[in-house]
RNA sequence: AGAGUUUGAUCCUGGCUCAGAUUGAACGCUGGCGGCAUGCCUUACACAUGCAAGUCGAACGGUAACGCGGGGCAACCUGGCGACGAGUGGCGAACGGGUGAGUAAUAUAUCGGAACGUGCCCAGUAGUGGGGGAUAGCCCGGCGAAAGCCGGAUUAAUACCGCAUACGACCUAAGGGUGAAAGCGGGGGAUCGCAAGACCUCGCGCUAUUGGAGCGGCCGAUAUCAGAUUAGCUAGUUGGUGGGGUAAAGGCCUACCAAGGCGACGAUCUGUAGCUGGUCUGAGAGGACGACCAGCCACACUGGGACUGAGACACGGCCCAGACUCCUACGGGAGGCAGCAGUGGGGAAUUUUGGACAAUGGGCGCAAGCCUGAUCCAGCCAUGCCGCGUGUGGGAAGAAGGCCUUCGGGUUGUAAACCACUUUUGUCAGGGAAGAAACGGUCUGGUCUAAUAAACCGGACUAAUGACGGUACCUGAAGAAUAAGCACCGGCUAACUACGUGCCAGCAGCCGCGGUAAUACGUAGGGUGCAAGCGUUAAUCGGAAUUACUGGGCGUAAAGCGUGCGCAGGCGGCUUUGCAAGACAGAUGUGAAAUCCCCGGGCUCAACCUGGGAACUGCAUUUGUGACUGCAAGGCUAGAGUACGGCAGAGGGGGAUGGAAUUCCGCGUGUAGCAGUGAAAUGCGUAGAUAUGCGGAGGAACACCGAUGGCGAAGGCAAUCCCCUGGGCCUGUACUGACGCUCAUGCACGAAAGCGUGGGGAGCAAACAGGAUUAGAUACCCUGGUAGUCCACGCCCUAAACGAUGUCAACUGGUUGUUGGGAGGGUUUCUUCUCAGUAACGAAGCUAACGCGUGAAGUUGACCGCCUGGGGAGUACGGCCGCAAGGUUGAAACUCAAAGGAAUUGACGGGGACCCGCACAAGCGGUGGAUGAUGUGGUUUAAUUCGAUGCAACGCGAAAAACCUUACCUACCCUUGACAUGUCUGGAAUCCUGGAGAGAUUUGGGAGUGCUCGAAAGAGAGCCAGAACACAGGUGCUGCAUGGCCGUCGUCAGCUCGUGUCGUGAGAUGUUGGGUUAAGUCCCGCAACGAGCGCAACCCUUAUCAUUAGUUGCUACGCAAGGGCACUCUAAUGAGACUGCCGGUGACAAACCGGAGGAAGGUGGGGAUGACGUCAGGUCAUCAUGGCCCUUAUGGGUAGGGCUACACACGUCAUACAAUGGCCGGUACAGAGGGCUGCCAACCCGCGAGGGGGAGCUAAUCUCAGAAAACCGGUCGUAGUCCGGAUCGCAGUCUGCAACUCGACUGCGUGAAGUCGGAAUCGCUAGUAAUCGCGGAUCAGCUUGCCGCGGUGAAUACGUUCCCGGGUCUUGUACACACCGCCCGUCACACCAUGGGAGCGGGUUCUGCCAGAAGUAGUUAGCCUAACCGCAAGGAGGGCGAUUACCACGGCAGGGUUCGUGACUGGGGUGAAGUCGUAACAAGGUAGCCGUAUCGGAAGGUGCGGCUG
Repeated sequence: AGAGUUUGAUCCUGGCUCAGAUUGAACGCUGGCGGCAUGCCUUACACAUGCAAGUCGAACGGUAACGCGGGGCAACCUGGCGACGAGUGGCGAACGGGUGAGUAAUAUAUCGGAACGUGCCCAGUAGUGGGGGAUAGCCCGGCGAAAGCCGGAUUAAUACCGCAUACGACCUAAGGGUGAAAGCGGGGGAUCGCAAGACCUCGCGCUAUUGGAGCGGCCGAUAUCAGAUUAGCUAGUUGGUGGGGUAAAGGCCUACCAAGGCGACGAUCUGUAGCUGGUCUGAGAGGACGACCAGCCACACUGGGACUGAGACACGGCCCAGACUCCUACGGGAGGCAGCAGUGGGGAAUUUUGGACAAUGGGCGCAAGCCUGAUCCAGCCAUGCCGCGUGUGGGAAGAAGGCCUUCGGGUUGUAAACCACUUUUGUCAGGGAAGAAACGGUCUGGUCUAAUAAACCGGACUAAUGACGGUACCUGAAGAAUAAGCACCGGCUAACUACGUGCCAGCAGCCGCGGUAAUACGUAGGGUGCAAGCGUUAAUCGGAAUUACUGGGCGUAAAGCGUGCGCAGGCGGCUUUGCAAGACAGAUGUGAAAUCCCCGGGCUCAACCUGGGAACUGCAUUUGUGACUGCAAGGCUAGAGUACGGCAGAGGGGGAUGGAAUUCCGCGUGUAGCAGUGAAAUGCGUAGAUAUGCGGAGGAACACCGAUGGCGAAGGCAAUCCCCUGGGCCUGUACUGACGCUCAUGCACGAAAGCGUGGGGAGCAAACAGGAUUAGAUACCCUGGUAGUCCACGCCCUAAACGAUGUCAACUGGUUGUUGGGAGGGUUUCUUCUCAGUAACGAAGCUAACGCGUGAAGUUGACCGCCUGGGGAGUACGGCCGCAAGGUUGAAACUCAAAGGAAUUGACGGGGACCCGCACAAGCGGUGGAUGAUGUGGUUUAAUUCGAUGCAACGCGAAAAACCUUACCUACCCUUGACAUGUCUGGAAUCCUGGAGAGAUUUGGGAGUGCUCGAAAGAGAGCCAGAACACAGGUGCUGCAUGGCCGUCGUCAGCUCGUGUCGUGAGAUGUUGGGUUAAGUCCCGCAACGAGCGCAACCCUUAUCAUUAGUUGCUACGCAAGGGCACUCUAAUGAGACUGCCGGUGACAAACCGGAGGAAGGUGGGGAUGACGUCAGGUCAUCAUGGCCCUUAUGGGUAGGGCUACACACGUCAUACAAUGGCCGGUACAGAGGGCUGCCAACCCGCGAGGGGGAGCUAAUCUCAGAAAACCGGUCGUAGUCCGGAUCGCAGUCUGCAACUCGACUGCGUGAAGUCGGAAUCGCUAGUAAUCGCGGAUCAGCUUGCCGCGGUGAAUACGUUCCCGGGUCUUGUACACACCGCCCGUCACACCAUGGGAGCGGGUUCUGCCAGAAGUAGUUAGCCUAACCGCAAGGAGGGCGAUUACCACGGCAGGGUUCGUGACUGGGGUGAAGUCGUAACAAGGUAGCCGUAUCGGAAGGUGCGGCUG
């Protein structure tokens, strides 16, 4: 630091996802050790049990327990001592510990402030005198189950109360007045005392007070989450005065007075939340969080309340109310783990009912000491961080095994084994800490003192004290011994193979894998990463510049309000002076510690701990500066404005007038149609239309001018004239003197449609009606037609309200047109400059590109508005506005991984332009009708083997199905096999022959012994038979795993590359353009220049000639043999044709047209030759081949059957329907082929098929072999025929083991359909079509098919409008599987979330009323009462009770708000191949879209206005 994912590809926008770090985590698999940390995030749910706050006898009366002493014979007595239960009293219990419910400010953080309190502590000052009355305990009695309570008697104090005193203190009318205390312990020389003791002294305590420290209370400023679909809130409310209250200021409380206070700088309300130091992340700015540690706050079962006290409205205190739990003798009582452990419950989930006060700290105490679940330790858990280990070095026969394999090998892998070494850790044994020093004791120096006591402050020596723990650590022994897993391996992202599975099972963070060869599932081998952990899940930040302060955008991607005016707000020209709010600089205070960072130190290192520093970017105070902003005062004129002078204009409002046209009405002329359409019909018209002439009525709109012309803020504005009125521009002068710009809320205007009231209504025209079209046609088209369109007044307030571009200002090259002014020059037309508009093109620059470009989308500034993935949705709910329609503001659940912009290449278009082709047209002949042949489909069958299926399957594979072929079926047989290789045994091979059987097969008999080497024995090759195993075999599957071959577009003219250039890029250019061609053929031009595969040519054949050669050919010689080779012919080599020549056209080109010559003329005719590619085209059944499958069968053999079936449908052909013909007779002329298992002559037989026969020929020699149409002559006479020949009968021939299923042919007889073929459709442009025969392959035989050959031999082409196919350029596109594309809406079904909903239930809050526990305060006429006063009566004071006020719980009624649920219902989303149509994308077949109204099953249609996207 980036990456994946929208596309065929590209750039951009934009979302989603990933890689990183982190956690109080959880889950899965696994698990050796140690150190240091952390450990109920959920139910502030309920809690059994134990412990968590006591202590002081040096305050007190005392003595329940223990020990000691004394007395006593003993029982026992004795507080005498150490001590001490319970009690009085003091201090503590307000700390420490827990939790985060509440709380958005009575809180926290930071910085300030004044009107306060303060136990213990420190410093200072002054005191500590003298009395009194009670009470608990104890004892006695009583009640109660208990908790506990009551009565009586007696008693102490550092408990309580007076008196005295009063330096301070408090009050005050400044005269004065008020108010304290407590003692206890140690020691002791003199004096007194019977003793206790007095007394003195020291220490502690006590009282009053001053000051301090620390702590606490209060106030202020600033900061601290979200929602405006929460906009107004507030009566003690805001302030004042008096009074009260508090430790203290204050509406804190109360009475009166005033009417204030808060709020868009967000009050109030709602939701959520403890705050901070900090933690996590991040480059930072930020974002998220607030476990552990530390500071503050709040809370302690829920709610309320006070008491005590220095301090509480009190976690382990009290009272009351409530819920819950427990005990009970039913009468009453008890309780509060959010202390430490622990239990239940909840939950994905969080530990031991441990040890110790040894240390640190706290409470009490003079102290010893006691208490301390604070704390220190231990235990549990891989929860995290850190460290260590699971060995180290050698070791190749690269062992075995595993896995893969091209079978060669590779890999696991120096890994193991084996050899040598080491011993961390673990085990065993031995040693063994630091953490501990205070306090205490002895000696000693000071202070105090009368004092060598005591106490205090120091020094030296010294005893004791350890939970952890026999732990850390050290030493020794044995021994590689005790110790590796998890995830991943398609891309992102490091790491690949095999098998299994077969859109199944499954995976998946995103893209996506899986439908028989899965690097993506599962397993294995191997590899990669991390490692006592590894993965997954959840969560936060990051990446994300994806909320953009740093650091984004708004023409078309999401995004400029429809337009203006304008308050608040923000921003603001030049200059002078002052101030110092902002700003800047310095200093000071603070910013707790911990954390982070730096430098050190301590644990063997590290984590961890620790010393110091820096930092804490902040706040406050203070000093200074005066550039900049601000504030105040003064000045200026460049911004802005005013006046005077001109100018243009569909700017606005009102009124008046005008002509053309449509329609209607009246009259006339006139007659049969008019109107309308693609074509029609509805409609109008003989009751007189249309047409035409004249006259009239009425409404609406204003032709020409008229224009990328004008005006206006926008919407918008158009006949002419008049009245009223707004704004703009220009020129010069004068004046004001910053008066300015922008603008949330607000106000005004705002097309069309629509609404209300009243008019008006000619034309047009939603709805509606009818006619057409259509499968339908709720449309397009036609005929009618109502709202409406028009006017007045009032609403509505939206548009593609668009330049899809907010307003203002400044700056930045140019050119051209046009509108309105002004200035100059020359003057007549003209020309130059300038200001303000309006257009076109373009520099720099910008932009994703398209494009924008002084009228910016450039470079900047000011202000406003708006955007943050698509859908849901501009929807729902709520609010506001509206008469309504509706507008405005405006979500969420859920769902997808895209949606989108611009441009590129294709493909496509019922887009355009050009061109070609038997493509159409012009012709000729056919098919489609008949019969037959053949192939296919279908059906049938035991089987009718398989394949081919639009063109490009169907007389195709098949250039030959009676058996064979043959792959199919039935039956019978074989199992190393019909065939190949290897091993072993035997035998030569082979031939003849008998039995059984349908045959395969099986069972006998006989003959027979080869070749090579070797002397022989024997061995080998080959063949046959047998045995066992490796294997053979398969026309079994997959042509969508393949090779090869082929078809097709198409013999169409295309398809590409290198370098260069252009473009961010995909790509473009070249290859486009102008001509031309059969052709990307050639020429010219050109940011292209060249090249390749195609085209053409080279090849074969044919047409002419020449040369050469000639037998079997030919022959002018000859009867023949023979001669000759001139000609025909044969077959080899050449020549020839190249737009070469001439003329014209063309651009001086290429080329075209015409002509000459020539056998042939413009590629002469024909063939072979098929670019890059397309169709997953065809073929696994030609062959080859991966994988899968069968292996006594899916292999092999045999016999018979089938492939030949037959209601039917289609393709391709044959023969016909006749006279251009049939039949009979006669008579001519080919070419190219075949032939030894062959072709077969002459001759003979047969009507004939054919038979006999045997000559010739391995072929220019012989033969098939008679060519036929044609020609000549005759006949038939338009008929189902002398046409046509199907079918059938009989008789034969040939091939062949064999013609039944199922061959071909012959003769005789029979003589069907058919009289030229509907819609539709095929071939052909010249030696072609048509027609006529001949040959060949296959083949025993069998052809109407196929492949060839020649004979005869036409017609027509104006032309490219149309159909089909193709090519080039261009255009549109929402297509790219590419129009057989894409895609919209209703309906039906399933699921999901959501709105409405009669209501129902809950939470919360407000208002009014009732009620009123405990408590406090006030009042008190009832009752009680020790201290003080008083001689007494009594009083003061106090208590109980009562009552008033406040108030918790509770109750009633009515609102607000929120959550859940609800019959039914609305739309939405998602789903498999459902239904109906086809709205959109191409001119999408009626251009589309926006607003509005209306109609319709639905997409949608139509009207009005608008936009071009």
This is a predicted structure of a 1509-nucleotide RNA (small-subunit ribosomal RNA) from an uncultured archaeon. The coordinates come from a structure-prediction model, not an experiment, and the mean pLDDT is 85.